This is a predicted structure of a 72-nucleotide RNA (transfer RNA) from a Verrucomicrobiia bacterium. Its mean pLDDT, the model's own confidence on a scale to 100, is 84. Its Rfam family is "tRNA". Rfam links the family to the GO term triplet codon-amino acid adaptor activity. The source organism's lineage runs through Bacteria, Pseudomonadati, Verrucomicrobiota and Verrucomicrobiia.
RNA sequence: GCCGAAGUAGCACAGCGGUAGUGCAAUCGAUUCGUAAUCGAUAGGUCGCGGGUUCGAUUCCCGCCUUCGGCU
Numbered sequence: 001g002c003c004g005a006a007g008u009a010g011c012a013c014a015g016c017g018g019u020a021g022u023g024c025a026a027u028c029g030a031u032u033c034g035u036a037a038u039c040g041a042u043a044g045g046u047c048g049c050g051g052g053u054u055c056g057a058u059u060c061c062c063g064c065c066u067u068c069g070g071c072u
Base pairs, nucleotide, nucleotide: 001071002070003069004068005067006066007065010024011023012022013021018055026042027041028040029039030038048064049063050062051061052060
């Protein structure tokens, strides 16, 4: 230099045009003499950045950034 993949909550990931979810973690509560476990609830997101298409974009298109892999 060229090609490909990935970037979504603190962490691991799902979602692939129509209000962004799960598990773990966090907080509060129930249970217990108490702890753990279990159960319930709550909070937490510019969906990497910028632009385009569309009535509507996490999703489709273009550029850029970062990480990983391959070729040279």